[in-house]
RNA sequence: GGGUGAGGUAGAGGCGCGAAAUGCCAUAAGUACUAUAGGUGAGGAGGGCACCUGUGACCCUGUAGGAAAGGGGCUUUCGCCGAAGUCUAAGAAACGGCUGCUGUUCUUAGGCUGGGUCUGUGCCAAAUAGGUACAGGACUGUCACCAGAAGAUGCCCGUUUUUCUGGUGGAGAACUAUCUCGCUA
Numbered sequence: 001g002g003g004u005g006a007g008g009u010a011g012a013g014g015c016g017c018g019a020a021a022u023g024c025c026a027u028a029a030g031u032a033c034u035a036u037a038g039g040u041g042a043g044g045a046g047g048g049c050a051c052c053u054g055u056g057a058c059c060c061u062g063u064a065g066g067a068a069a070g071g072g073g074c075u076u077u078c079g080c081c082g083a084a085g086u087c088u089a090a091g092a093a094a095c096g097g098c099u100g101c102u103g104u105u106c107u108u109a110g111g112c113u114g115g116g117u118c119u120g121u122g123c124c125a126a127a128u129a130g131g132u133a134c135a136g137g138a139c140u141g142u143c144a145c146c147a148g149a150a151g152a153u154g155c156c157c158g159u160u161u162u163u164c165u166g167g168u169g170g171a172g173a174a175c176u177a178u179c180u181c182g183c184u185a
């Protein structure tokens, strides 16, 4: 000096990822709900009860009022680059009048996905917004291999190396740079 193993630090991909504010805006929606008048006439209640109901349930019409949550957009701030998302299994907490199922949040273990985007189908959702699973398309970053071009190494050849173009392929426990320790012809 090269290679290799383990560990640490710092970086890059780009309409990049995520969280927060009880910020603003639209949507949800003239919906749910409340009051009232009329009609109808026995059930309503998310699955079961509690509970409400001929002093009129549920439902329909008219009139007068009239939300919110989740999701979305913008702005700002913060944390970051397996950022994060999703699936399976187990567990915990909260929400409701009490419970069951489902759903929400969190933890652990394992699997998949480099990234954003578009199309189709399914699911969630009020939705043509958005999210998500699968499949496909082009794009993009990274590394490897192959081919070509230009440059650098005093000149030529050659070797090595840098950049660009094209093709093929792989995956984030990756890639680039650097430090420490160990091994090594």
Base pairs, nucleotide, nucleotide: 002184003183004182005181006180007179008178009177010176011175014081016080017079018078019077020076021075023074024073025072033065034064035063036062037061038060039059043052044051047099048098049097084113085112086111087110088109089108090107091106092105093104114140115139117137118136119135120134121133122132123131124130142170143169144168145167146166147165148164149163150162151161152160